[in-house]
Context: one part of a larger RNA
């Protein structure tokens, strides 16, 4: 480069925005640059290939021919694909009425628990385990009542429920603001899909500054337990979990399934809408989602099935035996840990 491929055997970028580039609805008309067709040029000789000859034959050689990816050019066609023009609404986006919602961000602000601290009642034991012990307790613990007092998380509701691109988001009230849906069908008139590098958000741990610190808890003490126990169970316990700011950029960042579009039997829940029926709490239709089964098809099986893994197109990322290695140089970023980009020898 070509081919085949990517839920699970190797492979979907962690997510979005969006530059370059690819590909893009109908209907008219022009134009001929892609194509397509006919005619000139020119593609030296040799060699390759066919014929036919010459050396006794062959190698070889000499003659005709053929053949040469193609390049110029010049008439002509015009369905497709490009350009130009001109027009439509089904794709796209606007606008008006509505509608759901842990979407985000700032503030405030509630009630239970935990814990500590004061006071009361009280009196020996509490805790903790498989069984203990460290441990706390006559300087008054646990228990039980009241009142403080900080932090850090919201029971029920709560739902294969809703929202968000993903990560993710869950008491409540307020203010700012992102996105959706569904009706209407009223304007615009392909303004559209991807999308390489670029930008931008990215749990959790871990860094930096400076602040918090109730509860839990790596590291660490320390009791067991064991052969040992650097564990697993138990007392403690400080980074850290929180907050502001800045960094980091990673994950089984999983649906292990990349966006868009179109099209291909259904049946049964549910969540938002709209629209019709009447016995007003059901039913029927229809758009949006999210689940469950499930024909056709696919698939190695497992499954997968209008939320596709069928059927096709567009573009993107990606894989091409294990091991070495996601490692070493070397580049880029990073405070630092590391991230990212990515080999070979050797080996089987």
């Nucleotide at each position: 480069c070509u081919g085949g491929g990517c839920g699970u055997a190797a492979a979907g970028g962690g997510c979005g925005c969006g530059u370059a580039g690819g590909c893009g609805g109908g209907u008219c008309u022009u134009u001929a640059a892609g194509u397509c067709g006919g005619g000139g040029g020119u593609g030296a000789a040799a060699u390759c290939c066919c014929g036919u000859g010459g050396c006794u034959c062959a190698a070889c050689c000499a003659c005709g021919g053929a053949a040469u990816g193609g390049c110029c050019u010049u008439c002509g066609a015009u369905a497709c694909u490009g350009g130009g023009g001109a027009u439509c609404u089904u794709g796209a986006g606007u606008c008006u009425g509505g509608u759901a919602g842990a979407g985000g961000u700032u503030g405030g602000u509630g009630g239970a628990a935990c814990u500590g601290c004061g006071a009361g009642u009280g009196u020996a034991g509490a805790g903790g385990u498989g069984a203990a012990a460290u441990u706390c307790g006559u300087a008054g613990a646990u228990a039980u009542u009241c009142g403080c007092a900080a932090g850090a998380a919201c029971a029920c509701c709560g739902g294969u429920g809703g929202c968000g691109a993903a990560g993710g988001c869950g008491g409540c009230c307020a203010a700012c603001u992102g996105g959706a849906c569904c009706a209407g069908c009223a304007c615009u008139g392909a303004c559209g899909c991807u999308g390489a590098g670029g930008c931008g958000c990215g749990a959790a741990a871990g860094c930096g500054u400076g602040g918090g610190g109730a509860g839990c808890a790596a590291a660490c003490a320390g009791g067991a337990u064991u052969a040992g126990a650097u564990a697993c169970c138990c007392u403690g316990g400080u980074a850290g979990u929180c907050c502001a700011c800045g960094c980091c950029g990673u994950a089984a960042a999983c649906g292990a399934u990349g966006a868009a579009u179109g099209c291909u039997a259904g049946c049964c829940g549910u969540u938002g809408g709209c629209g019709g029926g009447c016995u007003u709490g059901c039913c029927c239709g229809u758009c949006a989602g999210u689940g469950g089964c499930g024909c056709a098809g696919c698939u190695a099986a497992c499954g997968c099935u209008u939320u596709a893994a069928g059927c096709a197109u567009u573009c993107c990322g990606c894989c091409u035996g294990g091991g070495g290695a996601g490692u070493a140089c070397g580049g880029u970023c990073g405070c630092a840990a590391g991230a990212u980009u990515a080999a070979a020898a050797c080996u089987c």

The part of an RNA shown here (small-subunit ribosomal RNA, central domain) has 348 nucleotides and comes from an uncultured bacterium. Rfam family: Bacterial small subunit ribosomal RNA. The full RNA is in RNAcentral, with records from ENA and Greengenes. The coordinates come from a structure-prediction model, not an experiment, and the mean pLDDT is 90.